[in-house]
Molecule: FMN riboswitch aptamer (RFN element)
Organism: uncultured Blautia sp.
RNA sequence: UCUUCGGGGCAGGGUGACUGCGCAGUAUCCAUAUCUGCUGCAAGGAAUUCCCUACCGGCGGUAUAGUCCGCGACCCGCAGCAUGCGGCUGAUCCGGUGUGAUUCCGGAACCGACAGUAUAGUCUGGAUGAGAGAAGA
Numbered sequence: 001u002c003u004u005c006g007g008g009g010c011a012g013g014g015u016g017a018c019u020g021c022g023c024a025g026u027a028u029c030c031a032u033a034u035c036u037g038c039u040g041c042a043a044g045g046a047a048u049u050c051c052c053u054a055c056c057g058g059c060g061g062u063a064u065a066g067u068c069c070g071c072g073a074c075c076c077g078c079a080g081c082a083u084g085c086g087g088c089u090g091a092u093c094c095g096g097u098g099u100g101a102u103u104c105c106g107g108a109a110c111c112g113a114c115a116g117u118a119u120a121g122u123c124u125g126g127a128u129g130a131g132a133g134a135a136g137a
Stems, first nucleotide, its partner, number of pairs: 001137005012052003018044002020041002022038004054122002056112002058071004066110002075087004092108005114125003
């Protein structure tokens, strides 16, 4: 310098906005309501988002790590664009073994960018993108 590679995950169940019918009520001189209500009926039916439950875990370091240290991604600001610079950036404890482990074993927890949509770590989209880095020539 070039080439290639470089992110996984909803299986099962529940609820039901709304629609139809019925009943009751209200406005009214009377009546019917398109208005209001119903722990009335029945067929449909907006959630991979809610509830129960299930499942997933980028890269480097270190005794093997989603939760330690550092980095990347998303997002924000500056820079005309690009390169780049700066900012922001989630979550773990207990016991055991051992020279050594918040990494292994046992147990119990917790976390997860933005936009869309019935409220999303898992769907769709920006993204056939970017990228820490890995391997090779």